[in-house]
Description:
Predicted 3D model of a 71-nucleotide RNA (transfer RNA) from Podarcis lilfordi.
């Protein structure tokens, strides 16, 4: 300068157009004299931004970031 892949819960990640999950974390409570383990529950997402298609977006473009390739 070209490209390519990625951007979704605090982390690490899935996810095939129909109202987004899992495993860790943190919290509750249950176990225990306590603490860990176990088990049951709950909270936590304007899915990078602006845009377009679409009854609907995770699909497409642009833009910034990462990161890897060649020159």
């Nucleotide at each position: 300068a070209a490209g390519g892949u990625g951007g979704u819960a605090g982390c690490u990640c899935a996810g095939u157009g129909g109202u987004a999950g899992a495993g860790c974390a943190c919290c509750u409570g249950c176990u225990u004299u306590g603490c860990a383990u176990g088990c049951a529950g709950a909270a936590g997402g304007u899915c990078c931004u602006g845009g377009g298609u679409u009854c609907a977006a995770u699909c497409c473009c642009u833009g910034c970031c990462a990161u890897c390739u060649u020159c």

Background
Its mean pLDDT, the model's own confidence on a scale to 100, is 83.